RNAcentral holds the full RNA, with entries from SILVA. Predicted 3D model of a 484-nucleotide part of an RNA (small-subunit ribosomal RNA, 3' major domain) from a metagenome. Rfam family: Bacterial small subunit ribosomal RNA.

[in-house]
Context: one part of a larger RNA
RNA sequence: UGACGGGGGCCCGCACAAGCGGUGGAGCAUGUGGUUCAAUUCGACGCAACGCGAAGAACCUUACCUGGGCUUGACAUGGGGUGGAACAUCACGAGAGAUCGUGACUUCUGUAGCAAUACAGACCGCCUACACAGGUGCUGCAUGGCUGUCGUCAGCUCGUGUCGUGAGAUAUUGGGUUAAGUCCCGCAACGAGCGCAACCCCUGUUCUUAGUUGCCAUCAGGUUAUGCUGGGCACUCUAAGGAGACUGCCUCGAAUAACGGGGAGGAAGGUGGGGAUGACGUCAAGUCCUCAUGGCCCUUACGUCCAGGGCUACACACGUGCUACAAUGGCAUAUACAGCGGGUUGCCAGCCAGCGAUGGUGAGCUAAUCCCUUAAAGUAUGUCUCAGUUCGGAUUGGAGUCUGCAACUCGACUCCAUGAAGUUGGAAUCGCUAGUAAUCGCGGAUCAGCAUGCCGCGGUGAAUCCGUUCCCGGGCCUUGUACA
Repeated sequence: UGACGGGGGCCCGCACAAGCGGUGGAGCAUGUGGUUCAAUUCGACGCAACGCGAAGAACCUUACCUGGGCUUGACAUGGGGUGGAACAUCACGAGAGAUCGUGACUUCUGUAGCAAUACAGACCGCCUACACAGGUGCUGCAUGGCUGUCGUCAGCUCGUGUCGUGAGAUAUUGGGUUAAGUCCCGCAACGAGCGCAACCCCUGUUCUUAGUUGCCAUCAGGUUAUGCUGGGCACUCUAAGGAGACUGCCUCGAAUAACGGGGAGGAAGGUGGGGAUGACGUCAAGUCCUCAUGGCCCUUACGUCCAGGGCUACACACGUGCUACAAUGGCAUAUACAGCGGGUUGCCAGCCAGCGAUGGUGAGCUAAUCCCUUAAAGUAUGUCUCAGUUCGGAUUGGAGUCUGCAACUCGACUCCAUGAAGUUGGAAUCGCUAGUAAUCGCGGAUCAGCAUGCCGCGGUGAAUCCGUUCCCGGGCCUUGUACA
C1' cells in the first nucleotide's frame, strides 16, 4: 500500500421488511446429471452451466456409430504427358447408395489454308509423380478477436509541486450535498485524463411544412349498407423540421454556498419515462466446434463420399417452463375495441366441398392501397350447483389432413372414442415499486414441415414501501492483523 475481520462509523440496492404472484407436490414440454447403448457427437458447471451454443436433429444438418467405397483426394495453386475423346446432360443396366459399365450427344479463339490439317492460346477432362490439400483432432493454462461477471457500481489514474532515506503519501482526506469523485466550502496542493452527466434513439405536449395508398368536419351525389364517389386537407394519422423543462419563478430551511422541503404555471418538474452507452481492472472466467492463429498430432486416415442407425434410449435425481386442480369458473349463443410486424418459390379475400384439419376454384397485392387479420380476456343472455364433476386433460384405440424423395425408429394438426394424476403443494426458494406485478391474446426470426422456447407488440390492470435492527451484495472513512 492492499486484502481480510462472526471490528467500528456513514450510505446505497426488490437486500430485508410491507405486499402481490409463483417455484418446490401432479401431468406434460424442454435442458442437465446419471445409467444404458455399436453410438447415445461436442462444449457450458455457484452467483455468472442446466428452454445455454441450437433463430427450428425424420434425410440433410452431423461433428457420433455400423457397414460399403476413394487415396493429389469433396476443395486450392503449380509441373509433365494426353485427349477433344471425355466431363456435363439424357437413356439403359448392376448396386442400399456412393459408384461402376454401356449407348447417344458434342468445343472455342487467332494465324496459314478451298479443304483436310498444322501451329499458338483459351476452356474442360483424364493419367502421372511430387510439392501439398484436408482434419468440428489436442492445448482457451501458448494466443488474437468476441463475450459473461462484479456493475451503470462511482470509482481508476496522470503531470508538476510538496512531504518521506524508501516503499509511498498528499491531491482523491475533512464539513455539507447529490443518483453520481454531482456540486459547494475548506485545505500543500494546483491542474488534467478515463469514467458520471450531457450530446444519440423511442415515448409524452404543441407548432410549421406536406396530403396519397391515410383522414372525413363542412357541401353535393349514391347505396339495404360502407369515405363508396365528386370534393376537401379542418381533424386523426403519417414523417421531416422546430418549440418546450432550465430549480427559470415564488416561498421556507441551509454557511444565505452547493443543495433540500413546499407552491404556482404547465402536456410534462426537479435525471419526466424507457433504451443505447459498461472506466482502470477481477475471475489463468467462457469460446482452438463462428472465425483467425503458435505449438503438437493424423496423412490408403483422426482426411473424404455414401446408405442405415444415433443425437429422440430410461429404475432414477435436479433446473427452467406449460396446463391444471375450478364457480372471480366451465360450456353454448350473440356482440365490442388493438398495436408491433410479415408477404411474389409469397400472403391469400370471396365462393364451393368437408363436422374438422384441409382441399378445389380464384380476385387483389412487389403493399399507409390487397392479404395474413374474426384479437382474446371483456360485455349480454342461458346453463352447470361444489361433484374427481359439463373441473382437468395425460394416456391409449380407431379414422384422417398437410409438408416433404421419405413421417417405422422420430413431425405437426383434425375428428370420434378413452378419460389418468391432480382438491393449492414439506423443508426451502424466486420475481416484481406503476402502466410495473398479475392476467389476456397478437406478430416475427429460424423454417419444406415442426414453438409450452426466444425476441417483440398491444388490451385489462392492482397491492405495498412504517422503516434500515437483521440476511445478501456494494461504496467511502477508520481500526486490528503472525496474510501478500

The coordinates come from a structure-prediction model, not an experiment, and the mean pLDDT is 83.